Background:
The prediction has a mean pLDDT of 83. SAM riboswitch aptamer (S box leader) from uncultured Caproicibacterium sp., 100 nucleotides, folded computationally. NCBI's taxonomy places the organism under Bacteria, Bacillati, Clostridia, Eubacteriales, Caproicibacterium. The RNAcentral record of the sequence draws on MGnify.

RNA sequence: CUUAUCCAGAGCGACGGAGGGAACAGGCCCGAUGAUGUCCGGCAACCUGCCUUGGCGGCAAGGCAAGGUGCCAAGUCCUGCGGUGAAACCGGCAGAUGAG
Numbered sequence: 001c002u003u004a005u006c007c008a009g010a011g012c013g014a015c016g017g018a019g020g021g022a023a024c025a026g027g028c029c030c031g032a033u034g035a036u037g038u039c040c041g042g043c044a045a046c047c048u049g050c051c052u053u054g055g056c057g058g059c060a061a062g063g064c065a066a067g068g069u070g071c072c073a074a075g076u077c078c079u080g081c082g083g084u085g086a087a088a089c090c091g092g093c094a095g096a097u098g099a100g
Stems, first nucleotide, its partner, number of pairs: 001100006011040001013039003019030003024080004041072003046068002048065007076094001081091003
């Protein structure tokens, strides 16, 4: 840079001890009844492996597994720009993750 996804799901554990929720701003939350984090545990099924069916074939659909990632408060916690004036919705920007 391209592309797909981002309303589902995931602990009554151990360690640890102060802030944390990506960044800026404004909110709203989580946190000494121990958060964030690390380990363990778990969730899911993008890649991967195997099987079945269809197809001459590239491949497609479905199923099983869980090796590589990823994820496990709140929709990506919400808003920020546009469509209308609030709520809600849609799109955009930014971001996250996979594959290339």